[in-house]
RNA sequence: AACAGAGUAAAUAUACGAGCGUUAAGUGUUCAAGGGACGGGGAGUUGCCUUUGGGACGAAAACUUCGGUUGCGGUUCGUAUGUUGCAUCCCGCUGGA
Numbered sequence: 001a002a003c004a005g006a007g008u009a010a011a012u013a014u015a016c017g018a019g020c021g022u023u024a025a026g027u028g029u030u031c032a033a034g035g036g037a038c039g040g041g042g043a044g045u046u047g048c049c050u051u052u053g054g055g056a057c058g059a060a061a062a063c064u065u066c067g068g069u070u071g072c073g074g075u076u077c078g079u080a081u082g083u084u085g086c087a088u089c090c091c092g093c094u095g096g097a
Stems, first nucleotide, its partner, number of pairs: 003095003010084010020073003029055008040091004061070003
């Protein structure tokens, strides 16, 4: 030196717990404008997340002693575990030594 490797934010699945909706919000989808994050450092997308406004689509209720209970929703948050995991570029780190 070649070469090999480690590590993040986060995403997702399952379980448990606490909520919300079931008078349809939320989720998903799409358009416009804005914002943010992306291994230890720097840069950073046509990818990701998010805010606001708009469009199209769209749902599972049942029982009840009327207090609720059981369900349902590609529902929200938290915890645990598993899986995936820097778009990409440069440098750094460990092995090589």

This is a predicted structure of a 97-nucleotide RNA (THF (Tetrahydrofolate) riboswitch aptamer).
Its mean pLDDT, the model's own confidence on a scale to 100, is 82.